Notes
RNAcentral holds the sequence, with entries from ENA. This is a predicted structure of a 73-nucleotide RNA (transfer RNA) from a Patescibacteria group bacterium. NCBI's taxonomy places the organism under Bacteria, Bacteria candidate phyla. It matches the Rfam family "tRNA". The prediction has a mean pLDDT of 82.
RNA sequence: GUCCCCGUAGUUUAAUGGAUAAAACACAAAGUUGCGGACUUUGAGAGUGUAGGUCCGAUUCCUACCGGGGACA
Numbered sequence: 001g002u003c004c005c006c007g008u009a010g011u012u013u014a015a016u017g018g019a020u021a022a023a024a025c026a027c028a029a030a031g032u033u034g035c036g037g038a039c040u041u042u043g044a045g046a047g048u049g050u051a052g053g054u055c056c057g058a059u060u061c062c063u064a065c066c067g068g069g070g071a072c073a
Stems, first nucleotide, its partner, number of pairs: 001072007010025004018056001027043005049065005
């Protein structure tokens, strides 16, 4: 330099054109306990890497850029 893959909550993953973006772990509160852990219940937390475009509608499709990984040179 060219090409390919990935980027969604603190972490790991879903959702692959139809809406309030879902769950697990982690976190907080309450219950339980002598205290803690475990367990039960409840709660908070992301508008999806950035900017454009297509579409009635975009996490999903297209383009550029940013970041990570890989192949070739």